[in-house]
RNA sequence: GAUGAACGCUAGCGACAGGCCUAACACAUGCAAGUCGAGGGGCAGCAUUUCUAGCUUGCUAGAAGAUGGCGACCGGCGCACGGGUGAGUAACGCGUAUGCAACCUACCUUACAUUGGGGGAUAGCCCAGAGAAAUCUGGAUUAAUACCGCAUAAUAUAUUUGAAUCGCAUGGUUUAAAUAUUAAAACUCCGGUGAUGUAAGAUGGGCAUGCGUAGCAUUAGUUAGUUGGUGAGGUAACGGCUCACCAAGACGAUGAUGCUUAGGGGGUCUGAGAGGAUAGUCCCCCACACUGGUACUGAGACACGGACCAGACUCCUACGGGAGGCAGCAGUGAGGAAUAUUGGUCAAUGGACGCAAGUCUGAACCAGCCAUGUCGCGUGCAGGAUGACGGCCCUAUGGGUUGUAAACUGCUUUUUUACAGGAAUAAUUGCUUCUACGUGUAGAAGUUUGAAUGUACUGUAUGAAUAAGGAUCGGCUAACUCCGUGCCAGCAGCCGCGGUAAUACGGAGGAUUCGAGCGUUAUCCGGAUUUAUUGGGUUUAAAGGGUUCGUAGGCGGUCUUUUAAGUCAGUGGUGAAAUCCCAGAGCUCAACUCUGGAACUGCCAUUGAAACUGAAAGACUUGAAUAUGGUUGAGGUAGGCGGAAUACGUUAUGUAGCGGUGAAAUGCAUAGAUAUAACGUAGAACACCAAUUGCGAAGGCAGCUUACUAAACCAUUAUUGACGCUGAUGGACGAAAGCGUGGGGAGCGAACAGGAUUAGAUACCCUGGUAGUCCACGCCGUAAAGCGAUGAUUACUCGUUGUGCACAAUACACCGUGCGUGACUGAGCGAAAGCAUUAAGUAAUCCACCUGGGGAGUACGUGCGCAAGAAUGAAACUCAAAGGAAUUGACGGGGGCCCGCACAAGCGGAGGAACAUGUGGUUUAAUUCGAUGAUACGCGAGGAACCUUACCUGGACUUAAAUGUAGAUUGACCGGUUUAGAAAUAGAUCUUUCCUUCGGGACAAUUUACAAGGUGCUGCAUGGUUGUCGUCAGCUCGUGCCGUGAGGUGUCGGGUUAAGUCCCGCAACGAGCGCAACCCUCGUGUUUAGUUACUAACAGUUCGGCUGAGGACUCUAAACAGACUGCCUGGGUAACCAGGAGGAAGGUGAGGACGACGUCAAGUCAUCAUGGCCCUUACGGCCAGGGCUACACACGUGCUACAAUGGGGUAUACAAAGAGCCGCGAUACCGUGAGGUGGAGCAAAUCUCAUAAAAUAUCUCCCAGUUCGGAUUGAAGUCUGCAACUCGACUUCAUGAAGUUGGAAUCGCUAGUAAUCGUGAAUCAGCAACGUCACGGUGAAUACGUUCCCGGGUCUUGUACUCACCGCCCGUCACACCAUGGGAAUUGAAUUCAUUCGAAGCGGGGAUGCUAAAGUAGCUACCUUCCACAGUGGAUUUAGUGACUAGGGUGAAGUCGUAACAAGGUAACC
Repeated sequence: GAUGAACGCUAGCGACAGGCCUAACACAUGCAAGUCGAGGGGCAGCAUUUCUAGCUUGCUAGAAGAUGGCGACCGGCGCACGGGUGAGUAACGCGUAUGCAACCUACCUUACAUUGGGGGAUAGCCCAGAGAAAUCUGGAUUAAUACCGCAUAAUAUAUUUGAAUCGCAUGGUUUAAAUAUUAAAACUCCGGUGAUGUAAGAUGGGCAUGCGUAGCAUUAGUUAGUUGGUGAGGUAACGGCUCACCAAGACGAUGAUGCUUAGGGGGUCUGAGAGGAUAGUCCCCCACACUGGUACUGAGACACGGACCAGACUCCUACGGGAGGCAGCAGUGAGGAAUAUUGGUCAAUGGACGCAAGUCUGAACCAGCCAUGUCGCGUGCAGGAUGACGGCCCUAUGGGUUGUAAACUGCUUUUUUACAGGAAUAAUUGCUUCUACGUGUAGAAGUUUGAAUGUACUGUAUGAAUAAGGAUCGGCUAACUCCGUGCCAGCAGCCGCGGUAAUACGGAGGAUUCGAGCGUUAUCCGGAUUUAUUGGGUUUAAAGGGUUCGUAGGCGGUCUUUUAAGUCAGUGGUGAAAUCCCAGAGCUCAACUCUGGAACUGCCAUUGAAACUGAAAGACUUGAAUAUGGUUGAGGUAGGCGGAAUACGUUAUGUAGCGGUGAAAUGCAUAGAUAUAACGUAGAACACCAAUUGCGAAGGCAGCUUACUAAACCAUUAUUGACGCUGAUGGACGAAAGCGUGGGGAGCGAACAGGAUUAGAUACCCUGGUAGUCCACGCCGUAAAGCGAUGAUUACUCGUUGUGCACAAUACACCGUGCGUGACUGAGCGAAAGCAUUAAGUAAUCCACCUGGGGAGUACGUGCGCAAGAAUGAAACUCAAAGGAAUUGACGGGGGCCCGCACAAGCGGAGGAACAUGUGGUUUAAUUCGAUGAUACGCGAGGAACCUUACCUGGACUUAAAUGUAGAUUGACCGGUUUAGAAAUAGAUCUUUCCUUCGGGACAAUUUACAAGGUGCUGCAUGGUUGUCGUCAGCUCGUGCCGUGAGGUGUCGGGUUAAGUCCCGCAACGAGCGCAACCCUCGUGUUUAGUUACUAACAGUUCGGCUGAGGACUCUAAACAGACUGCCUGGGUAACCAGGAGGAAGGUGAGGACGACGUCAAGUCAUCAUGGCCCUUACGGCCAGGGCUACACACGUGCUACAAUGGGGUAUACAAAGAGCCGCGAUACCGUGAGGUGGAGCAAAUCUCAUAAAAUAUCUCCCAGUUCGGAUUGAAGUCUGCAACUCGACUUCAUGAAGUUGGAAUCGCUAGUAAUCGUGAAUCAGCAACGUCACGGUGAAUACGUUCCCGGGUCUUGUACUCACCGCCCGUCACACCAUGGGAAUUGAAUUCAUUCGAAGCGGGGAUGCUAAAGUAGCUACCUUCCACAGUGGAUUUAGUGACUAGGGUGAAGUCGUAACAAGGUAACC
């Protein structure tokens, strides 16, 4: 785009068209084929007339074929047309083009001739009879254009004999003569109309032929009347059409035969076309008429509304018998998603009959139903903004949109409705009159005839009045928001949407699009160059046969001549009409219809041309082959020979192991192995040479040698003269494994056994070991059939560089030619990778093969094979992908380089004990919540007795805390005392403002209104913030360049660095975030400053920098200097590295702060903020008590120890950094002590906390569960606090547990570090602090080095991963569903063979039977050939069902393993 459509929603009108696609299923009822009295006998019914009778003078009854006419009957013509359907048919059925010298044709036209004379019947009518009916029988009588003889007859027919002429053949045409045979019907108005014969024409048909005409080869052979001949029969006619005889043919890979499907064409739809699909309506042809068979009649039928027979079905029946055929028009039932009225008329067109009038006509013309389609018209037009109301949305005092839309004003009237008028289609025919000649014919005038129809159309009136919906709005694809829902409900053509912010579901608003329609479904073509003729491909995506020879076929070198099959041109015929196209015309336009033209791309015939192809003839040498000479090689087959190695045997030497592995064991060995030596035997394979080498068609071929044999190449250019290329079917060859028979058997080695490994190990590893591997002969016929994933042949097309063979040339260079075999690189090609004279380039010829993945190279069938199996080779079903090449990353039990307390080298811990603390678990009314590998667990918490507190129990509250705004009221509220209570709370009681210009204001309270509150949920809606990779060196951009693109380059390479730090090179050149530096602290110095700090000199002194004084020193705290590979030496192109000097410090001097792009949906809604959701006398707020402190247990982090490098006693020395007024608190006194009394000083370089400890000196302990260790417990106290019971810390005395250095495994640390020692602070009333964060004191050991473990960076490689290896993914088993194969059997269907029976009927025979015309006639019972249906038996094909069974497919979370993807952990695959 289309449709004979259907369904859903909706619907105003008209014109034109269309309307059972399914059950060729069954049919009630009516109608669809009759007509002619001018063929006939006649007269049932009707009408007229006449007569008779009864009589109410117009009614009844009867008679008369007399008239109009006419049922039934005889006869003629028609019924073979028109109308329906598409079952069958793969065919001369259809289409197209021819032929009939092999034919027929009623009615019609033309021409010629004729129409004489006889005959006997029969239907009807009448009578009688049988039967339920249908119908039938008998008797009597009768007519014809019915029937039958006779006569006549030729341009008829048959035979014979000639002549002329024509044709491609058989043969035809014309003509002459002779013989024989054959015809008729009458009617009449007297004009004719009919009838018969013959010859033509026209029309219609019959037959034959060329070409075209579906699928399947998993249909390959078919055929006996089959093919042909002779003869006969038959037919309108040819013909095996039929028969007898003879011959053995005929068809077939250019697809016979079989099966399946199907009416064919003009046309129709689509398409640029070529094509593809289709065959409804209209036209042509065919076939059919309930199913099958058969003939009759006829011009024509084997006959839709005829006959006979058989069958199925239906109906009637008196059970004896009968009737029927809608695939005609309506209509009914059924089937189905689905398809109309039991209408009108013969007015027109057409048909039958008739002289005609006319009759008949479900053909036809009309109407009815249906949006089924096409076309046309309308549902109004113009103005109208404060952009109304309402709806919807938003950033919400407002804006946007619906929207000029509405209201309102004006205008128009198609259409609707009402009324009025009102066609064309009509031409004829008939009748009347007239004219022309001649009754009739022709013409003219008048009159008559309309179903549709009072329709189309026209006018008038009324009044916007009567008339809009459907689908869609994520992308494709025009059109977006809100609400609801929450992987539910649902959508979906494909991709896909939906799991709490859905433009995708449902609703709403809005929008888009088409519009009396709009969507959906179904089907066809297009897009699809996605079957490719036009117009595709085959290295890797699907696809080159394993190789070669060769048949058919296809294609084929140069020149000349001829021909004219292909080809080209002209002409003629045909290609029906309709349709399509163009021009014009008619319906108001259009659709529609009509007229004319063009076209119908085709077929046939004929004439011509001769370039090309073909054919015929001749010639040629360049393709091909041969000859001669030479060369090459693991080419093949058969035979002979050889040495090394291995195994075995014998002998000898010799002694305890050998062998094997990651490590072992099985195994062998004291009966002497392994090892060594000698000799012997056996079988298999041939080291080095050896190579990107060579040969062969491929498979393949390797010691040496002989014989036979094949090939290639080079040279000569002698011979033949296109002999060529390819190659379906076919033949041959064809690795390994396997099979058969017979040998052989050293080594190796499926199966198998044992040993290991392992969770298992039917494996990988080891020890053995059978088939096999080897030979001969015969099968198999496949491989990732090898490595070119690349068919064969031919021609052409830039270069560079190897190599094998041969030749040429030569000077000891260089260089040349041919045929092979390699590498690299252009143009070109290619999706890219890549190919690139050995093409995957440019062309030509032939063959093979492909058409999404899976199912499946499976099933069935078929032929092959001994078998294994191989060859050929589907479908159902299922998915939306499978696949190729390349890219970025990630990953690897891949590789290279490099780094890190990563390992190693060391030091010290933890894991064992007790305690502290956190977590899990358990418990509980509650043990609030969060954090959970690294990156949770002394974490949020830097401090839970109440509070905190979020949890539990109980008691009480409900606009309720704080604050603000606005209004109103009051002058209090607060506070004190007191009662009840656990308290919250409730009650009682006392007390009562300030300023003022007197208007009011300030303050406070109460009340009203509006704004509450939530540690409830979602960290996977978020902001902010934090951890980690990681202080790792990376992450990017602009421009340019490369690539079809993703992307790359830069950022890679060579060095160097802590560093993408720097240097060099480079299609890159630059830049940004990171690194480094800039900042802070420490280390040195200078300058400035000098109190509360300091004190060298001077003076004083209570001997204390205490005081005067000093500004030197220390120190304090500000500024500055200093370090930059700057200098030297060496190495290096450079960057830089090594060493040295100087220096307080040396190569980033030490430490800190600082954390790129990003990752982990990492953590946090319980710090805070915040979207959404949820609660609102509660999930909010208040109070008391309890809990967060529980305790069989498990884990993490710590502390104290286990002691002598120690414990204890005594004495003595040296810090830093902090904190302090709700505070630090000195001196002094009291207490054993914690502490108490008291209070100087200090808001601090001044006072206080505040004695630093380890260390050092000395005494003691003597290796013990101790003078180690301090848990636990008892008693007595101190302090804080409203309050130490649950549940604080500390002190004193007493008690004195475990623990004697810690399994597997594991942590930290590289220098002022580890280890060790003490000090301070935050939080805080107090404290569970042994924690955390700071501070200083003392102060080590070790690093060979980068193999390994872990983590990271970079380059490269592989990948089936990209949610990125915590990836992907395979198979069995179990479950559910689906389709399929096999299957004992069973049920249909189709075809076929044999046989039995044999209806009707044609043909044959045929009576002694029948018949009126009497004859050599006809008919018939009966017999018989053929034959439908049916029966029986067999065969083949096909479809369904089928216990059981096999594999396959599909299915969010099943089981077992881990086969593949990385070297996938044994490389994978065939």

This is a predicted structure of a 1470-nucleotide RNA (small-subunit ribosomal RNA) from an uncultured Bacteroidota bacterium. The prediction has a mean pLDDT of 82. The RNAcentral record of the sequence draws on ENA and SILVA.